RNA sequence: CGGGCUGUAGCGCAGCUUGGUAGCGCGCCGCGUUUGGGACGCGGAUGUCGCAGGUUCAAAUCCUGUCAGCCCGA
Numbered sequence: 001c002g003g004g005c006u007g008u009a010g011c012g013c014a015g016c017u018u019g020g021u022a023g024c025g026c027g028c029c030g031c032g033u034u035u036g037g038g039a040c041g042c043g044g045a046u047g048u049c050g051c052a053g054g055u056u057c058a059a060a061u062c063c064u065g066u067c068a069g070c071c072c073g074a
Base pairs, nucleotide, nucleotide: 001073002072003071004070005069006068007067010026011025012024013023020057028044029043030042031041032040050066051065052064053063054062
């Protein structure tokens, strides 16, 4: 310098192909249960979808640029 993959909640990830309310598990908070805790049950809070721009009625998703990590080539 060129190419590829990854980036979404505190953590691990799905959703992207085929644009249409942003989800799952664990964790966290409250309540119930318990002498207390754990387990279990019920309820709740999470988030600029790495960043910027474009297309569109509408973008995590499509397009362009860019940043970070990893890998390959030179």
Molecule: transfer RNA
Organism: Nakamurella sp. PAMC28650